[in-house]
RNA sequence: AAUAAAUAUAGGCAAACCUUCCGAAAGGUUGGGACGCAAAACCAUGGGUCUAACGAUUUAUUAAUUCAUGACUGCCAGGUUGCAUUU
Numbered sequence: 001a002a003u004a005a006a007u008a009u010a011g012g013c014a015a016a017c018c019u020u021c022c023g024a025a026a027g028g029u030u031g032g033g034a035c036g037c038a039a040a041a042c043c044a045u046g047g048g049u050c051u052a053a054c055g056a057u058u059u060a061u062u063a064a065u066u067c068a069u070g071a072c073u074g075c076c077a078g079g080u081u082g083c084a085u086u087u
Base pairs, nucleotide, nucleotide: 004087005086006085007084012037013036017032018031021028022027035074041080042079043078045077046076047075048072049071050070055066056065057064058063
């Protein structure tokens, strides 16, 4: 120095929930808060999941069905980068 395995003292991230703003919604964002996380750092590339505004169809006037061009990486793979200690 590289690879693999184990662990998490300091330090790091932050689920649910409450809150601010954005959004049609899903969801995102701000502040609090900790269920967890050794990549819970980054990338929607493949699968998966969520939503359904616009559009389309039906109904016949407000509803139903469908649709991703909208999202989720803290669902699983894949790619890129990075970290303390021990073996």
A computed fold for an 87-nucleotide RNA from Pelosinus sp., annotated as c-di-GMP-I riboswitch aptamer. The sequence was found by an Rfam model in a public genome assembly. Rfam family: c-di-GMP-I riboswitch aptamer. Gene Ontology term of the family: cyclic-di-GMP binding. The source organism's lineage runs through Bacteria, Negativicutes, Selenomonadales, Sporomusaceae and Pelosinus.